[in-house]
RNA sequence: GCCGACAUAGCUCAGCGGUAGAGCAACUGAUUCGUAAUCAGUAGGUCCCCAGUUCAAGCCUGGGUGUCGGCU
Numbered sequence: 001g002c003c004g005a006c007a008u009a010g011c012u013c014a015g016c017g018g019u020a021g022a023g024c025a026a027c028u029g030a031u032u033c034g035u036a037a038u039c040a041g042u043a044g045g046u047c048c049c050c051a052g053u054u055c056a057a058g059c060c061u062g063g064g065u066g067u068c069g070g071c072u
Stems, first nucleotide, its partner, number of pairs: 001071007010024004018055001026042005048064005
């Protein structure tokens, strides 16, 4: 330099163009003499950035940035 994949909660990842979710972690409560475990609940997101399409975009299109992989 060329090609491809990926970017969503603190972490790992889901998400037919129509209200953004799960597990773990955090917090609160229950349970326990206490801790852990378990159970119930709560909070946590400008969906990497800028445009375009659309009544409506996390999702489609273009450009950019970053990470990873392949080729040279």